[in-house]
Context: one part of a larger RNA
RNA sequence: CCGUGGUUAAGGAACUAGGCAAAUUGACACCGUAACUUCGGGAUAAGGUGUGCCUCCGAGGUAGAGCUGAACAGGCCGAGCCAGAAGAGGUCGCAGAGAAUUGGGGGUAGCGACUGUUUACCAAAAACACAGGACUGUGCGAAGUCACGAAGACGACGUAUACGGUCUGACGCCUGCCCGGUGCUGGAAGGUUAAGAGGAGAGGUUAGAGCAAUCGAAGCUUUGAAUUGAAGCCCCAGUAAACGGCGGCCGUAACUAUAACGGUCCUAAGGUAGCGAAAUUCCUUGUCGGGUAAGUUCCGACCUGCACGAAUGGCGUAACGACUUCCCCGCUGUCUCAAAUGUGGACUCA
Repeated sequence: CCGUGGUUAAGGAACUAGGCAAAUUGACACCGUAACUUCGGGAUAAGGUGUGCCUCCGAGGUAGAGCUGAACAGGCCGAGCCAGAAGAGGUCGCAGAGAAUUGGGGGUAGCGACUGUUUACCAAAAACACAGGACUGUGCGAAGUCACGAAGACGACGUAUACGGUCUGACGCCUGCCCGGUGCUGGAAGGUUAAGAGGAGAGGUUAGAGCAAUCGAAGCUUUGAAUUGAAGCCCCAGUAAACGGCGGCCGUAACUAUAACGGUCCUAAGGUAGCGAAAUUCCUUGUCGGGUAAGUUCCGACCUGCACGAAUGGCGUAACGACUUCCCCGCUGUCUCAAAUGUGGACUCA
RNA backbone atom coordinates (compact mmCIF):
# COMPACT_ATOMS: atom_id res chain seq x y z
C1' C A 1 0.00 0.00 0.00
C1' C A 2 -4.33 -3.68 -1.01
C1' G A 3 -8.55 -6.78 1.03
C1' U A 4 -11.57 -7.54 5.28
C1' G A 5 -13.12 -6.71 10.68
C1' G A 6 -13.85 -4.07 15.48
C1' U A 7 -13.01 1.15 18.04
C1' U A 8 -12.78 6.64 18.40
C1' A A 9 -12.53 13.13 21.44
C1' A A 10 -15.71 17.45 19.79
C1' G A 11 -19.17 18.23 15.93
C1' G A 12 -23.28 15.39 13.41
C1' A A 13 -24.62 15.01 6.37
C1' A A 14 -20.76 20.26 6.80
C1' C A 15 -19.66 14.39 2.49
C1' U A 16 -21.87 13.37 -2.06
C1' A A 17 -25.11 13.40 -8.24
C1' G A 18 -27.67 11.08 -4.12
C1' G A 19 -27.09 9.63 3.59
C1' C A 20 -23.90 5.48 -1.32
C1' A A 21 -21.76 2.80 2.75
C1' A A 22 -22.00 2.38 7.85
C1' A A 23 -24.59 3.38 12.23
C1' U A 24 -29.34 3.67 14.76
C1' U A 25 -33.84 0.44 15.55
C1' G A 26 -34.76 -4.65 16.73
C1' A A 27 -37.40 -9.97 20.94
C1' C A 28 -41.69 -10.52 24.25
C1' A A 29 -45.52 -8.20 27.47
C1' C A 30 -48.32 -3.86 28.77
C1' C A 31 -49.89 1.34 27.85
C1' G A 32 -50.84 4.30 23.76
C1' U A 33 -51.57 5.39 18.56
C1' A A 34 -52.94 10.86 13.77
C1' A A 35 -54.42 12.53 8.86
C1' C A 36 -56.85 9.79 5.39
C1' U A 37 -59.96 5.57 4.09
C1' U A 38 -62.70 1.50 -0.69
C1' C A 39 -64.43 1.10 6.83
C1' G A 40 -60.97 -3.99 5.52
C1' G A 41 -57.13 -0.77 6.73
C1' G A 42 -53.47 2.97 7.82
C1' A A 43 -50.78 0.10 12.51
C1' U A 44 -45.47 -3.17 15.07
C1' A A 45 -48.29 3.88 13.04
C1' A A 46 -45.91 7.42 16.06
C1' G A 47 -44.43 7.56 21.28
C1' G A 48 -43.49 5.23 26.07
C1' U A 49 -42.74 1.50 30.28
C1' G A 50 -41.14 -3.32 31.99
C1' U A 51 -37.73 -7.78 31.58
C1' G A 52 -32.08 -11.02 36.06
C1' C A 53 -31.97 -13.97 40.61
C1' C A 54 -34.18 -15.53 45.66
C1' U A 55 -38.54 -15.98 49.02
C1' C A 56 -43.85 -15.69 49.72
C1' C A 57 -48.60 -15.79 47.67
C1' G A 58 -50.64 -18.06 43.65
C1' A A 59 -55.24 -17.44 39.16
C1' G A 60 -55.63 -21.51 34.93
C1' G A 61 -55.71 -26.50 32.34
C1' U A 62 -55.68 -31.82 32.73
C1' A A 63 -56.73 -35.74 35.89
C1' G A 64 -55.80 -41.02 38.91
C1' A A 65 -57.13 -43.27 43.53
C1' G A 66 -60.79 -42.79 47.29
C1' C A 67 -65.93 -41.50 49.62
C1' U A 68 -71.33 -41.21 48.76
C1' G A 69 -74.60 -43.52 45.44
C1' A A 70 -78.58 -48.92 42.37
C1' A A 71 -75.37 -46.65 38.62
C1' C A 72 -69.99 -46.21 33.76
C1' A A 73 -75.40 -40.71 36.20
C1' G A 74 -74.71 -36.81 39.75
C1' G A 75 -72.05 -34.94 44.05
C1' C A 76 -67.51 -34.48 47.58
C1' C A 77 -62.25 -34.53 48.25
C1' G A 78 -58.95 -33.54 44.96
C1' A A 79 -52.46 -36.40 44.98
C1' G A 80 -49.78 -36.07 40.43
C1' C A 81 -48.68 -33.70 35.74
C1' C A 82 -48.59 -29.14 32.27
C1' A A 83 -48.13 -24.11 32.17
C1' G A 84 -46.41 -21.18 35.56
C1' A A 85 -49.77 -15.08 34.54
C1' A A 86 -50.74 -11.10 38.12
C1' G A 87 -49.03 -9.34 43.01
C1' A A 88 -45.72 -8.50 47.55
C1' G A 89 -40.89 -8.44 49.79
C1' G A 90 -35.63 -9.00 49.23
C1' U A 91 -30.94 -9.06 46.56
C1' C A 92 -26.38 -8.46 42.89
C1' G A 93 -23.86 -5.99 38.80
C1' C A 94 -21.71 -0.39 34.92
C1' A A 95 -25.19 -3.10 32.28
C1' G A 96 -30.96 -8.39 33.44
C1' A A 97 -34.50 -9.55 25.71
C1' G A 98 -26.64 -8.92 29.85
C1' A A 99 -24.19 -13.19 24.02
C1' A A 100 -26.50 -14.55 19.06
C1' U A 101 -30.74 -14.37 15.87
C1' U A 102 -34.01 -10.10 15.53
C1' G A 103 -38.05 -3.41 11.69
C1' G A 104 -34.77 3.07 11.90
C1' G A 105 -39.05 6.31 11.91
C1' G A 106 -42.21 10.37 10.03
C1' G A 107 -44.10 13.97 6.31
C1' U A 108 -44.86 15.62 0.80
C1' A A 109 -45.28 14.78 -4.38
C1' G A 110 -44.95 11.78 -9.17
C1' C A 111 -45.89 7.05 -11.65
C1' G A 112 -48.16 2.30 -11.61
C1' A A 113 -54.27 0.33 -8.43
C1' C A 114 -52.80 -4.21 -5.97
C1' U A 115 -49.92 -9.98 -5.39
C1' G A 116 -47.18 -11.11 -9.64
C1' U A 117 -43.62 -11.05 -14.61
C1' U A 118 -39.05 -9.36 -17.30
C1' U A 119 -33.56 -8.11 -20.53
C1' A A 120 -29.88 -16.36 -17.70
C1' C A 121 -24.24 -12.80 -17.85
C1' C A 122 -24.35 -4.20 -17.25
C1' A A 123 -31.49 -2.22 -17.04
C1' A A 124 -36.55 -5.17 -11.87
C1' A A 125 -38.78 -0.22 -13.65
C1' A A 126 -43.12 4.29 -14.41
C1' A A 127 -41.92 -1.48 -18.85
C1' C A 128 -45.16 -6.53 -19.30
C1' A A 129 -49.20 -8.99 -17.06
C1' C A 130 -53.59 -8.39 -14.27
C1' A A 131 -59.11 -8.48 -12.50
C1' G A 132 -62.49 -4.95 -14.73
C1' G A 133 -64.25 -2.02 -19.40
C1' A A 134 -65.22 -1.62 -24.74
C1' C A 135 -65.24 -2.68 -29.94
C1' U A 136 -65.17 -6.50 -33.48
C1' G A 137 -65.38 -11.52 -35.80
C1' U A 138 -67.67 -16.38 -35.27
C1' G A 139 -74.40 -20.35 -35.83
C1' C A 140 -70.63 -25.19 -35.72
C1' G A 141 -67.28 -29.26 -40.61
C1' A A 142 -67.63 -21.91 -36.26
C1' A A 143 -64.24 -17.95 -36.78
C1' G A 144 -59.01 -18.32 -36.02
C1' U A 145 -54.33 -21.44 -36.10
C1' C A 146 -50.84 -25.64 -37.90
C1' A A 147 -50.33 -28.29 -42.43
C1' C A 148 -48.18 -29.79 -49.28
C1' G A 149 -54.36 -26.59 -52.95
C1' A A 150 -54.15 -33.25 -48.60
C1' A A 151 -55.82 -36.29 -44.83
C1' G A 152 -55.79 -34.70 -40.12
C1' A A 153 -55.19 -31.82 -35.53
C1' C A 154 -55.96 -27.60 -32.01
C1' G A 155 -60.18 -24.45 -31.02
C1' A A 156 -63.47 -28.27 -27.98
C1' C A 157 -65.46 -33.76 -26.51
C1' G A 158 -66.65 -26.34 -25.93
C1' U A 159 -71.71 -23.79 -28.66
C1' A A 160 -72.65 -16.56 -28.41
C1' U A 161 -73.10 -16.02 -20.15
C1' A A 162 -68.86 -19.66 -25.74
C1' C A 163 -64.39 -19.06 -28.53
C1' G A 164 -60.83 -15.82 -31.51
C1' G A 165 -58.69 -10.73 -32.50
C1' U A 166 -57.70 -5.52 -31.09
C1' C A 167 -57.51 -1.46 -27.61
C1' U A 168 -57.81 0.14 -22.51
C1' G A 169 -56.20 -1.34 -17.58
C1' A A 170 -58.75 -1.99 -9.83
C1' C A 171 -62.14 1.59 -7.90
C1' G A 172 -64.73 6.72 -8.13
C1' C A 173 -66.49 10.91 -11.44
C1' C A 174 -66.48 10.87 -16.58
C1' U A 175 -65.34 9.88 -21.69
C1' G A 176 -67.08 16.23 -25.67
C1' C A 177 -67.05 17.87 -31.41
C1' C A 178 -65.56 16.01 -36.54
C1' C A 179 -67.28 10.59 -41.34
C1' G A 180 -63.82 15.67 -45.55
C1' G A 181 -59.09 11.90 -46.04
C1' U A 182 -57.69 6.46 -44.93
C1' G A 183 -59.96 1.89 -43.31
C1' C A 184 -64.24 -1.21 -42.40
C1' U A 185 -69.57 -2.35 -43.23
C1' G A 186 -73.83 -1.89 -46.36
C1' G A 187 -75.96 -0.41 -51.27
C1' A A 188 -76.90 -1.08 -56.13
C1' A A 189 -79.12 2.95 -60.65
C1' G A 190 -75.18 4.83 -63.67
C1' G A 191 -69.65 5.22 -65.43
C1' U A 192 -65.10 2.26 -65.99
C1' U A 193 -63.31 -2.78 -66.33
C1' A A 194 -60.31 -8.96 -67.39
C1' A A 195 -60.39 -13.69 -69.41
C1' G A 196 -64.12 -15.64 -72.19
C1' A A 197 -68.13 -15.25 -75.97
C1' G A 198 -68.52 -12.63 -80.60
C1' G A 199 -66.95 -11.92 -85.31
C1' A A 200 -67.74 -6.73 -89.02
C1' G A 201 -63.39 -5.78 -91.40
C1' A A 202 -58.12 -6.09 -92.84
C1' G A 203 -53.34 -8.71 -94.28
C1' G A 204 -50.55 -13.23 -96.28
C1' U A 205 -50.83 -17.44 -99.58
C1' U A 206 -52.98 -18.87 -104.77
C1' A A 207 -56.82 -22.15 -108.33
C1' G A 208 -58.32 -18.89 -111.85
C1' A A 209 -58.85 -14.28 -114.96
C1' G A 210 -55.90 -10.84 -117.74
C1' C A 211 -51.27 -9.03 -123.29
C1' A A 212 -49.56 -6.69 -119.04
C1' A A 213 -50.16 -3.77 -114.71
C1' U A 214 -53.04 -6.12 -111.64
C1' C A 215 -57.52 -8.44 -109.72
C1' G A 216 -58.50 -12.64 -107.05
C1' A A 217 -63.12 -17.54 -105.00
C1' A A 218 -62.64 -21.57 -101.57
C1' G A 219 -59.27 -23.41 -98.06
C1' C A 220 -55.28 -22.55 -94.68
C1' U A 221 -53.15 -18.74 -91.85
C1' U A 222 -52.15 -13.77 -89.24
C1' U A 223 -54.96 -10.05 -87.09
C1' G A 224 -59.36 -8.14 -85.39
C1' A A 225 -64.09 -3.52 -84.62
C1' A A 226 -69.12 -3.31 -82.69
C1' U A 227 -71.80 -6.13 -79.06
C1' U A 228 -71.80 -9.12 -74.43
C1' G A 229 -69.01 -9.74 -69.92
C1' A A 230 -68.18 -10.32 -62.49
C1' A A 231 -65.88 -8.55 -58.39
C1' G A 232 -63.09 -4.19 -57.87
C1' C A 233 -62.65 1.15 -58.56
C1' C A 234 -65.59 5.75 -59.35
C1' C A 235 -70.34 6.59 -56.93
C1' C A 236 -74.25 6.71 -52.55
C1' A A 237 -74.80 5.98 -47.29
C1' G A 238 -73.26 4.39 -42.21
C1' U A 239 -69.24 3.94 -38.73
C1' A A 240 -64.24 7.34 -34.27
C1' A A 241 -63.60 2.68 -26.92
C1' A A 242 -61.78 2.32 -36.27
C1' C A 243 -56.55 4.98 -38.25
C1' G A 244 -56.95 9.81 -37.14
C1' G A 245 -58.21 15.42 -36.68
C1' C A 246 -60.06 19.10 -33.17
C1' G A 247 -58.15 27.39 -36.72
C1' G A 248 -56.68 32.62 -38.11
C1' C A 249 -57.19 38.04 -38.35
C1' C A 250 -59.50 42.79 -36.75
C1' G A 251 -62.40 45.85 -33.52
C1' U A 252 -65.12 46.82 -28.94
C1' A A 253 -66.93 48.55 -21.85
C1' A A 254 -67.14 55.98 -18.60
C1' C A 255 -58.84 55.65 -15.72
C1' U A 256 -55.81 51.98 -17.67
C1' A A 257 -55.90 47.00 -18.72
C1' U A 258 -58.83 43.07 -20.39
C1' A A 259 -62.84 41.65 -23.64
C1' A A 260 -68.77 38.87 -21.86
C1' C A 261 -69.83 41.31 -27.34
C1' G A 262 -69.33 42.28 -32.86
C1' G A 263 -67.14 41.67 -37.89
C1' U A 264 -64.52 38.70 -41.42
C1' C A 265 -61.77 34.47 -43.78
C1' C A 266 -61.12 29.29 -43.84
C1' U A 267 -62.59 24.22 -42.23
C1' A A 268 -65.04 17.76 -42.00
C1' A A 269 -65.05 19.99 -37.28
C1' G A 270 -62.37 24.09 -34.81
C1' G A 271 -60.18 21.22 -28.00
C1' U A 272 -65.81 20.48 -24.22
C1' A A 273 -65.12 18.65 -18.81
C1' G A 274 -60.87 18.18 -16.15
C1' C A 275 -55.76 19.25 -15.58
C1' G A 276 -51.72 22.64 -16.57
C1' A A 277 -43.80 25.79 -16.30
C1' A A 278 -46.43 19.07 -15.77
C1' A A 279 -42.11 12.10 -16.57
C1' U A 280 -45.17 17.27 -21.34
C1' U A 281 -42.83 24.64 -20.69
C1' C A 282 -38.40 26.30 -25.62
C1' C A 283 -37.94 31.36 -23.76
C1' U A 284 -37.03 29.70 -18.00
C1' U A 285 -33.62 29.59 -12.38
C1' G A 286 -41.39 32.33 -15.74
C1' U A 287 -44.10 35.24 -11.51
C1' C A 288 -46.12 35.00 -6.45
C1' G A 289 -46.32 32.23 -1.83
C1' G A 290 -44.06 28.16 1.59
C1' G A 291 -39.84 25.74 3.46
C1' U A 292 -33.69 27.46 4.26
C1' A A 293 -29.31 32.33 7.02
C1' A A 294 -28.86 31.33 1.79
C1' G A 295 -33.25 26.61 -2.52
C1' U A 296 -31.66 25.90 -11.10
C1' U A 297 -34.43 20.80 -7.07
C1' C A 298 -39.27 20.40 -3.91
C1' C A 299 -44.53 21.86 -2.40
C1' G A 300 -48.98 25.29 -3.23
C1' A A 301 -50.92 28.74 -6.75
C1' C A 302 -51.23 31.71 -11.48
C1' C A 303 -52.21 30.44 -17.03
C1' U A 304 -48.62 33.62 -21.52
C1' G A 305 -50.52 25.07 -22.79
C1' C A 306 -43.15 26.81 -28.01
C1' A A 307 -45.90 21.60 -28.28
C1' C A 308 -51.99 18.64 -22.06
C1' G A 309 -56.70 16.64 -22.93
C1' A A 310 -60.64 12.59 -22.58
C1' A A 311 -60.17 3.91 -23.41
C1' U A 312 -52.88 5.91 -28.31
C1' G A 313 -58.14 7.20 -22.18
C1' G A 314 -58.85 12.55 -18.84
C1' C A 315 -58.86 13.81 -13.70
C1' G A 316 -58.84 11.96 -8.66
C1' U A 317 -57.77 7.94 -5.36
C1' A A 318 -57.29 4.37 0.41
C1' A A 319 -53.86 0.24 0.29
C1' C A 320 -49.36 -1.53 -1.93
C1' G A 321 -43.76 -0.51 -4.17
C1' A A 322 -35.63 -3.47 -3.29
C1' C A 323 -39.50 2.53 -8.18
C1' U A 324 -38.49 8.25 -8.53
C1' U A 325 -38.42 13.55 -5.98
C1' C A 326 -38.06 16.88 -1.76
C1' C A 327 -38.08 17.72 3.66
C1' C A 328 -37.69 16.44 9.01
C1' C A 329 -36.39 13.40 13.63
C1' G A 330 -33.00 9.77 15.27
C1' C A 331 -28.24 7.87 14.06
C1' U A 332 -23.55 7.66 12.77
C1' G A 333 -15.67 8.11 10.52
C1' U A 334 -19.93 10.01 4.69
C1' C A 335 -17.32 14.37 6.22
C1' U A 336 -14.32 18.55 9.28
C1' C A 337 -9.53 15.22 9.61
C1' A A 338 -7.78 11.85 10.68
C1' A A 339 -5.82 8.08 14.40
C1' A A 340 -4.24 3.77 16.56
C1' U A 341 -5.61 -1.54 16.12
C1' G A 342 -7.10 -7.39 14.70
C1' U A 343 -6.52 -10.51 10.51
C1' G A 344 -5.19 -12.10 5.30
C1' G A 345 -2.11 -10.47 1.28
C1' A A 346 1.43 -7.50 -1.34
C1' C A 347 6.78 -6.38 -0.23
C1' U A 348 12.11 -7.79 1.79
C1' C A 349 15.18 -11.92 3.29
C1' A A 350 15.85 -17.27 3.71
The part of an RNA shown here (large-subunit ribosomal RNA, domain IV) has 350 nucleotides and comes from an activated sludge metagenome. It matches the Rfam family "Bacterial large subunit ribosomal RNA". The prediction has a mean pLDDT of 85.